The part of an RNA shown here (large-subunit ribosomal RNA, domain I) has 492 nucleotides and comes from Aliiglaciecola sp. M165. Taxonomically the source falls in Aliiglaciecola (Bacteria, Pseudomonadati, Pseudomonadota, Alteromonadales). Rfam family: Bacterial large subunit ribosomal RNA. Model confidence (mean pLDDT): 86 of 100.

Context: one part of a larger RNA
């Protein structure tokens, strides 16, 4: 030094858990905010930090239901305590208190800190002072009358939130196998703004000689008619099928009572012993018993009868929803649409890139008719049809999930699943925007190892002991490679 075999040591793979994520279904909810919101700052315990609660009345403080024999949030034990039917702790509703930053609104400001008027006052303090829009009264310039402006009241808004909508604005990479129309696409973004949905919406629509009868949304029609450097690509509609239907012209909005259901704490809730293997029995054997409960989950291994639970059947002083019924209040627009239709011209929207191009819509410049009228029926024109613009409102079927509940998965199982199963949008990195990890498992139960011995009053170790097991000893389940040895054979 090889090679074999046996023990190790490192190392953290497998494996087996779930504390967390993923994707839904079925239901609420769909808003919080100047009564000061989201989201933070500093307080605040018997406490040093840290989460978590709460606010100088600071893990709390009142009231009513509910529970109840314990409790004093957790990391984290331990002292004071509090309570035990004269009812603490928990839970659920109502209210009170709520620094100081943030729209932050009395100025100011390098948020969480500085400075201040004014009235009031138990002298501790309290309360008000921001802009902007309506609206009302007082005032009021040049400038007579008024206006502008000021000034005081009183209502509103102001900000923040994941996706869905509606309007206004709007790319480009790309694709055409280059690129200019085109596409990509009215896409990403950006404003403004609204709701529980929103937006459309009750024919100046279609349709064809029969006729339907607001919008919306899905499945056909159809990848068809058709547009189109007739390239790439785009891409409809009539009609017929469904979901869902309402119809109008203030279809009302705020309340209150009174009853009804569901909700927001909870209640009650069947039935198993022995033996026997083991550390421990739910296992195995014997012989019972519930079942509208054999969905789950726990309990020292697999429990229907041990525990929590399930079916079931019950419950609210109070709160708030929703629905009917009563009853009060509160206000009620316009009067049939003219600088309209329509034309020219220059744009956009329609599946339709101007083209034979109709509908729709407008920046410029024009411009009628009046129901004996007037719009459309894809160029015009005639005949028929059919509907009445330039005024409004309207519930479902539709799209969405920041959120709450209960179930559910041929969805993960710690390099997966969220980025996060753990004090994670943290630690770290970056002047900033931004970026961004690693990190689960002793054990059934700390019974977490008292004492003794070696060592530096170490680390680490050996004994004792605990434990079913310590090669489960805290760097702990299992413990696999690669890696390093110890020990023996054999070769060199």
């Nucleotide at each position: 030094c090889g090679u074999a075999u046996a023990c190790g040591g490192u190392g953290g793979a497998u494996g087996c858990c779930u504390a967390g994520g993923c994707a839904g279904u079925u239901a609420g909810a769909g808003g919080c905010g100047a009564u000061g919101a989201a989201g933070g700052a500093c307080g605040u315990g018997u406490a040093a930090g840290u989460c978590u609660g709460c606010g100088a009345a600071a893990a709390g403080c009142u009231g009513u239901g509910g529970u109840g024999a314990g409790u004093u949030g957790a990391c984290a034990a331990a002292a004071c305590g509090c309570a035990u039917u004269u009812g603490a702790g928990c839970c659920a509703c109502a209210g009170a208190u709520g620094u100081c930053c943030g729209a932050a609104u009395g100025g100011g400001g390098a948020a969480a800190c500085c400075c201040a008027g004014u009235c009031c006052u138990u002298a501790g303090g309290g309360a008000c002072u921001a802009u902007c829009u309506g609206c009302a009264a007082c005032u009021g310039a040049a400038u007579a009358c008024a206006u502008a402006g000021g000034u005081u009241g009183u209502a509103g808004a102001g900000g923040c939130a994941a996706a869905c909508g509606a309007g206004g604005g709007g790319a480009a990479c790309u694709g055409a196998a280059a690129c200019a129309u085109c596409u990509a696409a009215g896409u990403a973004c950006c404003c403004u703004u609204a709701g529980g949905a929103a937006a459309a919406g009750a024919a100046a629509u279609c349709a064809a000689u029969u006729g339907a009868g607001a919008u919306u949304c899905c499945c056909c029609u159809a990848g068809u008619a058709g547009c189109g450097g007739c390239g790439a690509g785009c891409g409809a509609a009539c009609g017929g099928g469904g979901a869902g239907c309402a119809g109008c012209c203030g279809a009302g909005g705020c309340g209150a009572u009174a009853c009804a259901a569901a909700g927001u704490a909870g209640u009650g809730g069947a039935a198993c012993a022995u033996g026997u293997u083991g550390g421990a029995a739910a296992g195995c054997a014997u012989g019972g018993c519930g079942a509208u409960a054999c969905c789950g989950g726990g309990u020292g291994a697999u429990a229907g009868c041990c525990c929590c639970g399930u079916a079931c059947a019950c419950g609210a002083a109070g709160c708030g929803u929703u629905g009917u019924a009563u009853u009060g209040u509160c206000c009620a627009u316009a009067u049939u649409a003219a600088g309209u239709a329509g034309g020219u011209c220059g744009g956009g929207a329609c599946a339709c890139g101007u083209g034979u191009u109709a509908u729709c819509u407008u920046g410029a410049c024009u411009g009628a008719a009046g129901a004996u009228g007037g719009g459309g029926g894809g160029a015009c024109c005639a005949u028929c049809c059919u509907c009445c613009a330039a005024g409004g409102c309207u519930a479902a079927a539709u799209a969405c999930u920041c959120c709450u509940a209960a179930c559910u998965g041929a969805c993960c199982g710690a390099u997966a699943g969220u980025g996060a199963a753990c004090c994670a949008g943290u630690a770290c990195c970056g002047u900033g925007a931004g970026g961004g990890a690693a990190a689960g498992g002793c054990g059934a139960a700390a019974a977490g190892a008292a004492c003794c011995c070696c060592u530096g009053u170490g680390a680490g170790g050996g004994g004792a002991g605990u434990g079913a097991a310590a090669u489960a000893g805290a760097a702990c389940c299992u413990g696999a490679a690669a890696c390093c040895g110890u020990a023996u054979a054999c070769g060199u």